Overview: This is a predicted structure of a 540-nucleotide part of an RNA (small-subunit ribosomal RNA, 5' domain) from an uncultured prokaryote. It matches the Rfam family "Bacterial small subunit ribosomal RNA". Rfam links the family to the GO terms structural constituent of ribosome and ribosome. The RNAcentral record of the full RNA draws on ENA.

Context: one part of a larger RNA
RNA sequence: GAAUGAACGCUGGCGGCGUGCCUUACACAUGCAAGUCGAGCGAGAAAGUGACUUCGGUCACGAGUACAGCGGCGGACGGGUGAGUAACACGUGGGUAAUCUGCCUAGGAGCGGGGGAUAACUCGGGGAAAACUGGGCUAAUACCGCAUAAGGUCACGGGGUCUCGGCCCUGUGAAGAAAGCUAGCCCUCUGCUUUGCAAGCUAGCGCCCCAGAGGAGUCCGCGUUUGAUUAGCUAGUUGGUGGGGUAAUGGCCUACCAAGGCGACGAUCAAUAGCCGGCCUGAGAGGGUGAACGGCCACACUGGAACUGAGACACGGUCCAGACUCCUACGGAGGCAGCAGUGGGGAAUAUUGGACAAUGGGCGAAAGCCUGAUCCAGCAACGCCGCGUGGAGGAUGAAGGCCUUCGGGUUGUAAACUCCUGUCAGGUGGGACGAAACGGCUUCGGUUAAUACCCGGAGUCACUGACGGUACCACCAGAGGAAGCCCCGGCUAACUCCGUGCCAGCAGCCGCGGUAAUACGGAGGGGGCAAGCGUUAUUC
Numbered sequence: 001g002a003a004u005g006a007a008c009g010c011u012g013g014c015g016g017c018g019u020g021c022c023u024u025a026c027a028c029a030u031g032c033a034a035g036u037c038g039a040g041c042g043a044g045a046a047a048g049u050g051a052c053u054u055c056g057g058u059c060a061c062g063a064g065u066a067c068a069g070c071g072g073c074g075g076a077c078g079g080g081u082g083a084g085u086a087a088c089a090c091g092u093g094g095g096u097a098a099u100c101u102g103c104c105u106a107g108g109a110g111c112g113g114g115g116g117a118u119a120a121c122u123c124g125g126g127g128a129a130a131a132c133u134g135g136g137c138u139a140a141u142a143c144c145g146c147a148u149a150a151g152g153u154c155a156c157g158g159g160g161u162c163u164c165g166g167c168c169c170u171g172u173g174a175a176g177a178a179a180g181c182u183a184g185c186c187c188u189c190u191g192c193u194u195u196g197c198a199a200g201c202u203a204g205c206g207c208c209c210c211a212g213a214g215g216a217g218u219c220c221g222c223g224u225u226u227g228a229u230u231a232g233c234u235a236g237u238u239g240g241u242g243g244g245g246u247a248a249u250g251g252c253c254u255a256c257c258a259a260g261g262c263g264a265c266g267a268u269c270a271a272u273a274g275c276c277g278g279c280c281u282g283a284g285a286g287g288g289u290g291a292a293c294g295g296c297c298a299c300a301c302u303g304g305a306a307c308u309g310a311g312a313c314a315c316g317g318u319c320c321a322g323a324c325u326c327c328u329a330c331g332g333a334g335g336c337a338g339c340a341g342u343g344g345g346g347a348a349u350a351u352u353g354g355a356c357a358a359u360g361g362g363c364g365a366a367a368g369c370c371u372g373a374u375c376c377a378g379c380a381a382c383g384c385c386g387c388g389u390g391g392a393g394g395a396u397g398a399a400g401g402c403c404u405u406c407g408g409g410u411u412g413u414a415a416a417c418u419c420c421u422g423u424c425a426g427g428u429g430g431g432a433c434g435a436a437a438c439g440g441c442u443u444c445g446g447u448u449a450a451u452a453c454c455c456g457g458a459g460u461c462a463c464u465g466a467c468g469g470u471a472c473c474a475c476c477a478g479a480g481g482a483a484g485c486c487c488c489g490g491c492u493a494a495c496u497c498c499g500u501g502c503c504a505g506c507a508g509c510c511g512c513g514g515u516a517a518u519a520c521g522g523a524g525g526g527g528g529c530a531a532g533c534g535u536u537a538u539u540c
Base pairs, nucleotide, nucleotide: 001540002539003538004537006536007535008534009533010532013387014386015385016384017383018382019380020379021345026343027342028341030340031339032338035073036072037071040070041069048061049060050059051058052057080299081298082297090223091222092221093220094219095218096217099216100215101214104212105211107209108208110207111206112146114144115143121136122135123134124133125132153174154173155172156171157170158169159168160167161166180205181204182203183202184201185200190198191197192196225271226270227269232262233261234260237259238258239257240256241255242254243253244252274296275295276294277293278289279288280287281286301322302321303320304319305318324334325333326332327331351377353376354375355374359373360371361370362369363368390420391419392418393417400411401410402409403408424481426476427475428474429473430472434467439461440460441459442458443457444456445455446454484529485528486527487526488525489510490509491508495524496523497522498521499520505512506511
C1' cells in the first nucleotide's frame, strides 16, 4: 500500500446493489417449513336456511361437501450445518466385457378369466393419556392364483465376432405379466327396453415388455497439511480354492490352505483440517484463504440397526440403547446444523414480516392445492458505488479570535451583503415494466365411421402483482433540513502561544517530559481523508 462475513471509539444526510452467529455440531417456548389425487376405492356428517308439523319431530338444500380411512405418487428433491474425515473424501483423467435406474422420450406385443381378505364403519373390552385389542360387514389401479408369451430372463447346445461375465444370428426346454378409469358417439344388428342403458366403436390417461437420455454405484493412474523429540506396523492381516452375499467386482463375509503384505520414495502413530471452482495479495513466481455464489462429500440430540422403496440405511420415517427435557395414574412424549424467534456463550452478527404475482419443485387430466425453495419488504455506514450539504459576485480586507518586533500579520472572499440555481430530503398530483400463460369464443389442421370428444396452430375476448400508490414523471416552496474524524519532532503532508515541570502524560520505531516542550494538555493556525475518519485484529 492493498484486503476483511470484521469489532471498538467519535461522528452520521440520501439512494442503488450486495452482505450479515467466524464463538457453544450449546439448550430450545411458540408458529410455520410436504403434501397432493374423488378422472383408483368404499363410506359419509354437522352448523345454518327453507318447508311441513299431531310441537315429539319429519323432509329438502347445505352435500356426495367437511373430517377421516384404503390405495397411488411425492416425503431420497428442495433447505441447513461443517462435527467427523488426511480418505479414491475431493480435483483431474480414465475403466465398468463387474452394474442399477421411478418420472421423461422413442418403439413394441398385449391388458383374457377368476379368488380370498382387510381398513374405514358397527358392536364390545380394558387404558389417565399416548395408543391397543376381540367379534361382524364391505370396495379397489390394494393382495393372490389360472390362461397367454412377440420380445425379455434362465439352463443346455450350434455359428460368427471380440477389448473375452460383451455383441449378433439360431435350436430345444423351463419359469415368469397385467388394472382399470374418464370423455364422446351409435341404437342397424345382441340383452333389457320409455326417452335410453349395457354391449360395441373412438379418444385420452393408466397397466405390461424392450431401448435411449439424464442420474447413481463401483474400480484405477496422478495430485492433496505438519511432526522422526512417532521406526517399525499388520492376523481377515496378504494371496489362493470352495461357498455365501450384493444391482455389481472384491476378505465384503465364511470354511480350508499357503505365509505373506506395508515401510526412510516416511509405513504406523500423533496433531490439525471438509475438498474444489474460486477469493485476497503480488509485476510475476509464489504466499494466504475456502464467508457469500456454484460443484462434490459428510452429518441431522449421542451411538447402533435395519424396514419400505427405482433411489435412504432416510433432518421434520421406524426400532434399540444412552444423556437431557416434558406429562405422569409409571406407562408414555420430544429432537430448529429448515424460516423467524428465545436463553446462553461472545468483541460481535437482523423480523416470532408479506406473497405464491414471477422463477422453480411435488401431486393432479385439468381447474387448482401445497411450497419460510424463491421473490419481496424490515433492521445494520457491514462493504462497494453514486449524489448532496449550494453557485457567482463581494475589501475600507468589518467585528471577534490568535500572534506580534506594537508597525502590523493571520483567520480571509471567508462572513455580512447582492444576484441566482433547485439535486437529495419535504408537500401535491399522475403512475409503471416485471403478465405471459391457464380459461371462453371463432377458425384451420390432426385423429376418427363421425360435422362428437380429444390434441395442436392462428385470431379474438376477458382474468391474474406480494413488492406498491413503490420506481419514474410533472408541479410547489425555499439556501432553507444535511460535516465530521485523524494528524502537524523525524520517518510523513502540516507551527505558533499558553499551561505543566522526569509530574501529569505521549509513543508504530527512534524517542519526548527534570521552567523558554513545534513530541504532554488547551487554544489559534495548518495538513490529510470525507459520510465517514481513526484504532485493534488478521493476510499478502